The prediction has a mean pLDDT of 76. Bacterial RNase P class A from a Bacillota bacterium, 394 nucleotides, folded computationally. Its Rfam family is "Bacterial RNase P class A". It is annotated as a ribozyme. The sequence is in RNAcentral, with records from ENA. A source record names the gene rnpB.
RNA sequence: UGAGCAGGCCGGAUGGUCGCGGGUGCGCCUUGCGCGCCUGAGGAAAGUCCGAGCUCCAGAGGGCAGGGUGCUGGGUAACACCCAGUGGGGGCGACCCCAAGGAAAGUGCCACAGAAAUGCAGACCGCCCCGCACUCAACCCAUGCGUUGAAGCGGUUGCCAGCCUCUCAACGACUGGGUUGAGUGCGGGGUAAGGAUGGAACGGUGCGGUAAGAGCGCACCAGCGGUCGGGUGACCGGCCGGCUAGGUAAACCCCACCCGGAGCAAGACCGAAUAGGGGGGCGAUGGAGCGGCCCGCUCCGCCCCCGGGUUAGGUCGCUAGAGGCGCCUGGCGACAGGCGUCCCAGAUAGAUGACCAUCCUCGACAGAACUCGGCUUACAGGCCUGCUCGCCCG
Numbered sequence: 001u002g003a004g005c006a007g008g009c010c011g012g013a014u015g016g017u018c019g020c021g022g023g024u025g026c027g028c029c030u031u032g033c034g035c036g037c038c039u040g041a042g043g044a045a046a047g048u049c050c051g052a053g054c055u056c057c058a059g060a061g062g063g064c065a066g067g068g069u070g071c072u073g074g075g076u077a078a079c080a081c082c083c084a085g086u087g088g089g090g091g092c093g094a095c096c097c098c099a100a101g102g103a104a105a106g107u108g109c110c111a112c113a114g115a116a117a118u119g120c121a122g123a124c125c126g127c128c129c130c131g132c133a134c135u136c137a138a139c140c141c142a143u144g145c146g147u148u149g150a151a152g153c154g155g156u157u158g159c160c161a162g163c164c165u166c167u168c169a170a171c172g173a174c175u176g177g178g179u180u181g182a183g184u185g186c187g188g189g190g191u192a193a194g195g196a197u198g199g200a201a202c203g204g205u206g207c208g209g210u211a212a213g214a215g216c217g218c219a220c221c222a223g224c225g226g227u228c229g230g231g232u233g234a235c236c237g238g239c240c241g242g243c244u245a246g247g248u249a250a251a252c253c254c255c256a257c258c259c260g261g262a263g264c265a266a267g268a269c270c271g272a273a274u275a276g277g278g279g280g281g282c283g284a285u286g287g288a289g290c291g292g293c294c295c296g297c298u299c300c301g302c303c304c305c306c307g308g309g310u311u312a313g314g315u316c317g318c319u320a321g322a323g324g325c326g327c328c329u330g331g332c333g334a335c336a337g338g339c340g341u342c343c344c345a346g347a348u349a350g351a352u353g354a355c356c357a358u359c360c361u362c363g364a365c366a367g368a369a370c371u372c373g374g375c376u377u378a379c380a381g382g383c384c385u386g387c388u389c390g391c392c393c394g
Base pairs, nucleotide, nucleotide: 001390002389003388004387005386006385007384008383009382010381012359013358014357015356016355017354018353020040021039022038023037024036025035026034027033028032042365046376047375049374050373051372052371053370054263055262056261057260066259067258068257069256070255071085072084073083074082075081086100087098088097089096090095101254102253106252107251108248109247110246124195125194126191127190128189129188130187131186132185133184134183135182136181137180138179139178140177141176142175144174145172146171147170148169149168150167152166154164155163156162203221204220205219206218207217208216222244224241225240226239227238228237229236230235267316268315269314270313277306278305279304280303281302282301286300287299288298289297290296323342324341325340326339327338328337329336330335360363
């Protein structure tokens, strides 16, 4: 100096004027108003995704169903959060990521492609063996055939030539048979080493071995089982063994642990009005109904007492709390303990704003509504600390 990694912090500043919510003091013509003072959004107040407190309702206990969590050990009120580790993956590295129990209990699924996708499977190409047929080459045999040559018998007209038949020799790229080798086709068989398909092809690499091959044999590696050692544990390391067991459980399922429901419009209290309910008392012993009459029953009046409900009344819940900051102690750490100190919005149609001036790097995402602990998401720009990998200079 460039590119990064991890952690932490800030999120326009200052002043003035006016206004708003809450608290408090004083005053007054005391249902309230005025004046003064103090205080008044965030790192995420957000999403409402987890876990709790608090409140009401329900509830013997256990089981089933359903839901959640899922490496280990800690932290915590609790958690799906945090810390420290283990294993796996990525990065040269600082470092980052992982719903990471069980696939040797069972069932299901594995698209397309491919011969074959889980069965002690699968033969498409290739490789190898055997048989048959054909072709070619070499060699051997058989003589046949052809050509040439030789000599002779015979025939054809008495002789010659020619021609025909026979004999011998040489040659032949002719014929048949056999052996070997190569090739092609068909059939039977072996082979999972190679090719091809696929995300995945029944351990990987190498040497030996074999007709070709194959854990068929061996060495190393991966994995499995046993054993020994280390660790609280996840797990790690050594040795031995038989040579091998696909993937998928954010598919059913199995295992372990956890789990009542609703939510501050929860809920509690206060007091009127109105309309019901229950009980008691009084009263001309009245009126009405039970389609006629009597008995009987029911309803209707006044007074007192009791209890519950309703309403966008009021008060509480409501903000001092698993609280913030500083120091000390314990712990690698999350965190815990002790001491000191501080009070830091609390509305209920819902305040937290507007304007002006100056300055700067010209200002992002966004706003409480019962409260905490987390997670996730959004965010202009800036600052600090530690670390990594390059390049340059001394």